c-di-GMP-I-GGC riboswitch aptamer from an uncultured Clostridia bacterium, 84 nucleotides, folded computationally.
RNA sequence: ACCGAUAAAGGCAAAUCCGUCGAAAGAUGGAGGCGCAAAGCCACAGGCCUAAGGCAGUUUGCUAUGGCGGCUGGGUUACCGAAG
Numbered sequence: 001a002c003c004g005a006u007a008a009a010g011g012c013a014a015a016u017c018c019g020u021c022g023a024a025a026g027a028u029g030g031a032g033g034c035g036c037a038a039a040g041c042c043a044c045a046g047g048c049c050u051a052a053g054g055c056a057g058u059u060u061g062c063u064a065u066g067g068c069g070g071c072u073g074g075g076u077u078a079c080c081g082a083a084g
Stems, first nucleotide, its partner, number of pairs: 002084001003081002011036002016031006034070001040076003044073003047068003053063004
């Protein structure tokens, strides 16, 4: 350095509920704890979600400039030290 233990010290916080922001997706504060060795940070690439506005059309559809880092890849920073 790679790597990731029935190790140690800790950390984060899913679903759900309440409040706030938002058109929504979603974000955020509190409770909560499914899980996570980067479930720390970054929207560059892919993918996924929403559709206010816009375009078409009257069953509705398309569209990101909006969003998801706990979807994957990538970049970057970091605690500990078993086996290899």

Its mean pLDDT, the model's own confidence on a scale to 100, is 89.
Its Rfam family is "c-di-GMP-I-GGC riboswitch aptamer". Gene Ontology term of the family: cyclic-di-GMP binding.